[in-house]
Molecule: transfer RNA
Organism: Patescibacteria group bacterium
RNA sequence: GGGACUGUAGCUCAGUGGCAGAGCAACACUCUUAUAAAGUGUGGGCCGAUGGUUCGAAUCCAUCCAGUCCCA
Numbered sequence: 001g002g003g004a005c006u007g008u009a010g011c012u013c014a015g016u017g018g019c020a021g022a023g024c025a026a027c028a029c030u031c032u033u034a035u036a037a038a039g040u041g042u043g044g045g046c047c048g049a050u051g052g053u054u055c056g057a058a059u060c061c062a063u064c065c066a067g068u069c070c071c072a
Base pairs, nucleotide, nucleotide: 001071002070003069004068005067006066007065010024011023012022013021018055026042027041028040029039030038048064049063050062051061052060
């Protein structure tokens, strides 16, 4: 220098055009003498950034940013 993939909750990941979710973690409650385990519930996100397409974008397109890998 060229190319591919990835970027969504604190962490690991779903969601492939029509209400943003799960597990773990955190917090509260129940249980217990207490802790743990177990059970129930709650909070937490403008989906890497900026534009474009569309009635409607996490999702499609362009550019950029960050990371990983391949080629030179």